Context: one part of a larger RNA
RNA sequence: UGACGGGGGCCCGCACAAGCGGUGGUGCAUGUGGUUUAAUUCGACGACGCGAAGAACCUUACCUGGGUUCGAACGACACUGGAAUUCUGCAGAGAUGCAGGAGCCCGUAAGGGUCGGUGCCGAGGUGCUGCAUGGCUGUCGUCAGCUCGUGUCGUGAGAUGUUGGGUUAAGUCCCGCAACGAGCGCAACCCCUGCGGUUAGUUGCCAGCAGGUAAAGCUGGGCACUCUAGCCGGACUGCCGGUGUCAAGCCGGAGGAAGGCGGGGAUGACGUCAAGUCUUUAUGGCCCUUAUGCCCAGGGCUACACACGUGCAACAAUGGUCGGUACAGAGGGCUGCAAACUCGCGAGAGGGAGCCAACCCCAAAAAACCGGCCUCAGUUCAGAUUGCAGUCUGCAAUUCGACUGCAUGAAGGAGGAAUCGCUAGUAAUCGCGGAUCAGCAUGCCGCGGUGAAUACGUUCCCGGGCCUUGUACA
Numbered sequence: 001u002g003a004c005g006g007g008g009g010c011c012c013g014c015a016c017a018a019g020c021g022g023u024g025g026u027g028c029a030u031g032u033g034g035u036u037u038a039a040u041u042c043g044a045c046g047a048c049g050c051g052a053a054g055a056a057c058c059u060u061a062c063c064u065g066g067g068u069u070c071g072a073a074c075g076a077c078a079c080u081g082g083a084a085u086u087c088u089g090c091a092g093a094g095a096u097g098c099a100g101g102a103g104c105c106c107g108u109a110a111g112g113g114u115c116g117g118u119g120c121c122g123a124g125g126u127g128c129u130g131c132a133u134g135g136c137u138g139u140c141g142u143c144a145g146c147u148c149g150u151g152u153c154g155u156g157a158g159a160u161g162u163u164g165g166g167u168u169a170a171g172u173c174c175c176g177c178a179a180c181g182a183g184c185g186c187a188a189c190c191c192c193u194g195c196g197g198u199u200a201g202u203u204g205c206c207a208g209c210a211g212g213u214a215a216a217g218c219u220g221g222g223c224a225c226u227c228u229a230g231c232c233g234g235a236c237u238g239c240c241g242g243u244g245u246c247a248a249g250c251c252g253g254a255g256g257a258a259g260g261c262g263g264g265g266a267u268g269a270c271g272u273c274a275a276g277u278c279u280u281u282a283u284g285g286c287c288c289u290u291a292u293g294c295c296c297a298g299g300g301c302u303a304c305a306c307a308c309g310u311g312c313a314a315c316a317a318u319g320g321u322c323g324g325u326a327c328a329g330a331g332g333g334c335u336g337c338a339a340a341c342u343c344g345c346g347a348g349a350g351g352g353a354g355c356c357a358a359c360c361c362c363a364a365a366a367a368a369c370c371g372g373c374c375u376c377a378g379u380u381c382a383g384a385u386u387g388c389a390g391u392c393u394g395c396a397a398u399u400c401g402a403c404u405g406c407a408u409g410a411a412g413g414a415g416g417a418a419u420c421g422c423u424a425g426u427a428a429u430c431g432c433g434g435a436u437c438a439g440c441a442u443g444c445c446g447c448g449g450u451g452a453a454u455a456c457g458u459u460c461c462c463g464g465g466c467c468u469u470g471u472a473c474a
Stems, first nucleotide, its partner, number of pairs: 001474002003471003007468007015458002019422005026313008034304002042051002062299007074122002077119006085102007104113003124288002127286003133282001135277003138273001140271001145184006151160003164175003190265004195233007204223002209220003236259001239253005315415001319374006331362003336355002341350003381412001386407007428450007
């Protein structure tokens, strides 16, 4: 100087408390451990719906078997050959092999372009080392800290500044002070959202007029309103009162769409964990080189006595079911989204209008509301499991896809010890969209609808910041 303390003081954070909903029990989905296996590829362990924003083949790195050695791709040289390539047949699981057919350009000969073969120099490796590395990332932590120049103090390590008194979300600001300044962080500048103005109207509006319909911005017409999207304004403790050290600020009030950081996002200091990644890529070293490279078929990553994490669905009446009737936002669409209409109980099929999309389509929003039935029961709760019959994608759904119909109807009666999230348009609850993607979502990333309860307080648990104290630790 740090680190640590079941030392002290001060102060924060859904840290506790207050409150709401869960997890832990059941079924299923998914990941992990373990076990099994020819293989169940690998990594991550503060991990575990993580890399994986899509494992039937491919992916694929694993296993079994078949094949290959200038090689699946690329560059240079030499020799050699003709195009490359493609079609047909046969063999084969295929890779591939054999046979037959078709099949170059430029140029004056030479030769060149291009491609195949042979040889050779470079290949190739998801093989090892993240404890050799770059880059990127996680984490403490959006925590308020981390430092420097000069000066001063100290023999020195170092201190001071950065401590102190107030204050703040903040090393934020004020005052004081052997310090005076400065940098990286904080804040602001950026984006979305909340109010208004302006500009602009092939979306919106009968608002005012006219036409028109079963109905309808449907038509003429018009940008007033809504909206869309560019610019601008608006909030600064600016004003008033109180308080405070005449300060910074704090409390209350007015006005205002909005207050004292309005709400949300992006933004992550010096560093810590030899944290993670050689399997994104790059890269040192080491290793393999008729194999640890490459091609192919099939299998595996989907196994299952178990254990754990994360989720989905429930155990019902604030519910289930049937019928009717409303109201979103944000997105996606040309190898695409697909309407009307017809067929099918349905998944879906036929059909193809329209749309490169404020124009058409996906599209129905769902919970909600109105009405009927169920009456507390393992039930008209719940839907696992299984049988049969189908649909769709795809060369192909046996291992191993999703969905539909009929039948079957399991556990489950609110879950022990323990444990998680959340402070407001939040939790809870309801549906919708997108990426990946041929197909496949209870995961992920977004979107809106309905919409709470509680916070006395900081003693205690956890994490953190500042000062101080002890130390046999560094």
Predicted 3D model of a 474-nucleotide part of an RNA (small-subunit ribosomal RNA, 3' major domain) from a metagenome. It matches the Rfam family "Bacterial small subunit ribosomal RNA". RNAcentral holds the full RNA, with entries from SILVA. The prediction has a mean pLDDT of 84.